[in-house]
RNA sequence: UAAUUAUCUAGAGUGGACGAGAGCACUGGCUCAUAGACUCCACAGCAACCUGUUUUUGAUUGAACAAGGUGCUUCUACCAGCAAAGCAUUUAGCUUUGAAUGAUAAGGA
Numbered sequence: 001u002a003a004u005u006a007u008c009u010a011g012a013g014u015g016g017a018c019g020a021g022a023g024c025a026c027u028g029g030c031u032c033a034u035a036g037a038c039u040c041c042a043c044a045g046c047a048a049c050c051u052g053u054u055u056u057u058g059a060u061u062g063a064a065c066a067a068g069g070u071g072c073u074u075c076u077a078c079c080a081g082c083a084a085a086g087c088a089u090u091u092a093g094c095u096u097u098g099a100a101u102g103a104u105a106a107g108g109a
Base pairs, nucleotide, nucleotide: 001109004106005105006104007103008102013043014042015041016040017039021032022031023030026081027080028079029078044073045072046071048070049069050068051066052065053064054063055062077101082098083097084096085095086094087093
């Protein structure tokens, strides 16, 4: 870097620095933001995946604990956009499912 598999409505903050926008790209909304957001650092926390221990199961099949490796700690991946089905319709609304895109982890190339 491109792909594969799995997951993504739960969980988790304080201090310091910086100084204007930020929330994955674009658009429309919405939320946060000089009472300092975002980002960075320190410490802390959470427990998604890997790891370890205990237990359970036909079975890494489930559960609990730990916090070593990544990760994460405003709002459902903040919501929607494309498609199908259903409901409702005189006005383009609502629900479910799927796709696409994105993020994270693991083992490979």
Molecule: SAM riboswitch aptamer (S box leader)
Organism: Aquibacillus saliphilus